[in-house]
Context: one part of a larger RNA
RNA sequence: GAGUGAACGCUGGCGGCGUGCCUAAUGCAUGCAAGUCGUACGCGAAAGGUCCUACGGGGCCGAGUAGCGUGGCGAACGGGUGAGUAACACGUGCGUAACCUGCCCGCCGGAGGGGGAUAACCUCCCGAAAGGGGGGCUAAUACCCCGUACGCUCCCGGGGCCGCAUGGCGCCGGGAGGAAAGGUGGCCUCUGGCUUCGGCCAUGCGACCGCCGGCGGAGGGGCGCGCGGCCCAUCAGCUCGUUGGUGGGGUAACGGCCUACCAAGGCGACGACGGGUAGCCGGCCUGAGAGGGUGGUCGGCCACACUGGGACUGAGACACGGCCCAGACUCCUACGGGAGGCAGCAGCAGGGAAUCUUUGGCAAUGGGCGCAAGCCUGACCGAGCGACGCCGCGUGGGGGACGAAGGCCCGAAAGGGUUGUAAACCCCUUUUCACCGGGAUGAACGGCUCGGCGGUGAAUAAUCGCCGGGUCUGACGGUACCGGUGGAAUCAGCCCCGGCUAACUCCGUGCCAGCAGCCGCGGUAAUACGGAGGGGGCGAGCGUUACUC
Numbered sequence: 001g002a003g004u005g006a007a008c009g010c011u012g013g014c015g016g017c018g019u020g021c022c023u024a025a026u027g028c029a030u031g032c033a034a035g036u037c038g039u040a041c042g043c044g045a046a047a048g049g050u051c052c053u054a055c056g057g058g059g060c061c062g063a064g065u066a067g068c069g070u071g072g073c074g075a076a077c078g079g080g081u082g083a084g085u086a087a088c089a090c091g092u093g094c095g096u097a098a099c100c101u102g103c104c105c106g107c108c109g110g111a112g113g114g115g116g117a118u119a120a121c122c123u124c125c126c127g128a129a130a131g132g133g134g135g136g137c138u139a140a141u142a143c144c145c146c147g148u149a150c151g152c153u154c155c156c157g158g159g160g161c162c163g164c165a166u167g168g169c170g171c172c173g174g175g176a177g178g179a180a181a182g183g184u185g186g187c188c189u190c191u192g193g194c195u196u197c198g199g200c201c202a203u204g205c206g207a208c209c210g211c212c213g214g215c216g217g218a219g220g221g222g223c224g225c226g227c228g229g230c231c232c233a234u235c236a237g238c239u240c241g242u243u244g245g246u247g248g249g250g251u252a253a254c255g256g257c258c259u260a261c262c263a264a265g266g267c268g269a270c271g272a273c274g275g276g277u278a279g280c281c282g283g284c285c286u287g288a289g290a291g292g293g294u295g296g297u298c299g300g301c302c303a304c305a306c307u308g309g310g311a312c313u314g315a316g317a318c319a320c321g322g323c324c325c326a327g328a329c330u331c332c333u334a335c336g337g338g339a340g341g342c343a344g345c346a347g348c349a350g351g352g353a354a355u356c357u358u359u360g361g362c363a364a365u366g367g368g369c370g371c372a373a374g375c376c377u378g379a380c381c382g383a384g385c386g387a388c389g390c391c392g393c394g395u396g397g398g399g400g401a402c403g404a405a406g407g408c409c410c411g412a413a414a415g416g417g418u419u420g421u422a423a424a425c426c427c428c429u430u431u432u433c434a435c436c437g438g439g440a441u442g443a444a445c446g447g448c449u450c451g452g453c454g455g456u457g458a459a460u461a462a463u464c465g466c467c468g469g470g471u472c473u474g475a476c477g478g479u480a481c482c483g484g485u486g487g488a489a490u491c492a493g494c495c496c497c498g499g500c501u502a503a504c505u506c507c508g509u510g511c512c513a514g515c516a517g518c519c520g521c522g523g524u525a526a527u528a529c530g531g532a533g534g535g536g537g538c539g540a541g542c543g544u545u546a547c548u549c
Stems, first nucleotide, its partner, number of pairs: 001549004006545005013393006019386002021351001026349003030346003035073003040070004048061005080304003090228007099221003104217007112146004121136006152177007160169003182209003186205002191202004230276003237267003242264008279301004283294004306327005329340004357383001359382003365379001366377004396428004406419005433486006442476001446472011493538005498519003504533005514521002
């Protein structure tokens, strides 16, 4: 000099954009943060209204609504934190002939028949509660069985191409194994039923959303390897699943990953092992560079979710707002037993030099579910608080004295110097400010509707796609912005002035009180202490402290 997630002191007008628990991965009151689908399925209220009534009650609307449950998808994303980790955790480059992949896209093939349950519900019982048990009923895209098998998997035989050792990829023949689910609109062309011959209907046809098997893709992941990035040798030897092999198990998959047996190996001064510290990177700061420091916000990866352990479900987890066990802690209890996990958003206590609102909205972007309408979304978009940072703006502009008053200095005085064009005063402007008025972009996706064209189709149903017109949707916000009226009106401080280093005098003090980054000042004339006048620097900031280069 530059920098900071800063803090502290004095001061403080406005706006934009950023940014804000670095400490106790301490403990948490309260609310919210993950649901959705009735176009998978069963059950199914009430308030209220109305009508009837024999006054006990009942019908209809409310409404197949609210709600409950089964089922599906999501909940493994998004959001938080940095404890642990010196490791293939990360970065980078390869490999996987050792692998997986729900939803999405392309292509091929298919969806026939049958069965038994169960929750919700009703009823009985146990319990203070949390909850639990028995009996009875019922549906499905829930569950099970049979059939079928272009692909697929496995086995046997034949043969081809390729490679990198294990081997990989097609082809032919034979055998074995393994699938499925329906729903919602529409229609009568086909099949079939009814018909009063007009027509109606579904088991029929077609559309859309789904379902099953397979191949490929995209995106996402698992695993392996080369290389790279901390400190201590006052850590020098370390190791028994240890190193390798065989058989077996396990996994999506290789593997000592696990297990039995066999062998006795494996690593190390090119630093093993141990200890300390630490999430890693893109980046960021500094520097001419080389380098040094750092990893906050944003983005990628990893790890963790009260502490430790475990598996279940699933395409995916060993799962922050799931389950089980143990532990510590907190809470409830009828003492038998239960409930909980903010390192989500806000907020509280505590710790600390120190770090914010228990805010608005789903309008936009994105996500989940849904055919859709839509619902959910503390992701997100906004607003709020803090000069914490950066940037921009203002606190006025021009004129104005041989120079007011006052202050300070020089001088015995007279007087002079300085503050100082500074003020007053005159002219002007109105950014800002106050009040009044107008007033956005962000919103086109999509929905609805009208018209046109096209696909499927028997169809002028329905549905899907494209184009055009109209219409609906804004938290921020009556905000930004624009205009009008008014009036210099509302707005300056902080540090320094011995040298380094830009800026000097007077008074007070008298090695005292004090200053100080270094050198050093102060013991009676102190430009170095304190005050004043003056001056210098920066300016809504200025200094100090801490840390980095």